[in-house]
RNA sequence: AGCAGGAAGGCGGGAAGCUAGGGGUUUCCCUUGCCGCAAAUCCCCUUCAGGCGGGCCGCAUGCCUGCAGAGUCGCAUGCACAUGCGCACGACCUACACCGAAGCGUCGAUGUCCUGCCUACAGUGGCGGUAUUAUAUACGAACCGGGCCAGGCCGGAAGGAGCAACCCUAAAUAUAUGGCACUGUGCUCUGUAGAUACGGGGCGGAGCGGAGGCGCAGACAACCGUGCACAUUUGCGCGCGGCAAAGAGGGCUCCUGCU
Repeated sequence: AGCAGGAAGGCGGGAAGCUAGGGGUUUCCCUUGCCGCAAAUCCCCUUCAGGCGGGCCGCAUGCCUGCAGAGUCGCAUGCACAUGCGCACGACCUACACCGAAGCGUCGAUGUCCUGCCUACAGUGGCGGUAUUAUAUACGAACCGGGCCAGGCCGGAAGGAGCAACCCUAAAUAUAUGGCACUGUGCUCUGUAGAUACGGGGCGGAGCGGAGGCGCAGACAACCGUGCACAUUUGCGCGCGGCAAAGAGGGCUCCUGCU
């Protein structure tokens, strides 16, 4: 050095989740990546940290080292959108001031006085309701009022007592009317007070009106608009760091037998 047989080791990585920790089953991502079995109140292990069985590599598909860097994670930061919270300003609202359109006005404005209309209260009256009382009428008693009493009863007779029917009336009931008390009122009248938009009249003699705009001050519970600050979520970007597959470079490598 070659051949044969074997050994160590290997046949993806990241994040989440789980765990004291590691690996796996599970979910997601990446350049796809041996096969089978079991495994989420899960399976197997213990820092040399999956188990069992099979296959393959075993100078390389192993190990070390510095590159590279898909992907992923962390930190910091910028922008955009959304949401929440806070603050400021505006709008809205209130008061005041100014400008002022239409329209009205010498056929008489604002103002003021009288009156009407209106509102509240009080009173008179009207109408209604309730209760009570008086009067009138009607009705009203076999059940315990009166009159007259058929039949029947009593009596020698005269006559007597007397049920029902009938008549009358009592309480009661009904109706009508009147009085008194309370009460209600889309009514009437009077008085007082208010309001004063509107109608009428008197005085008087030139303004009234206030669409809209602007300024200032106040208020601001909620809603709306703008801006700012903070927080959260999502997306995109930049920077730093962790892990890191493919890839490419350098180095390293066990045992036995034979030649």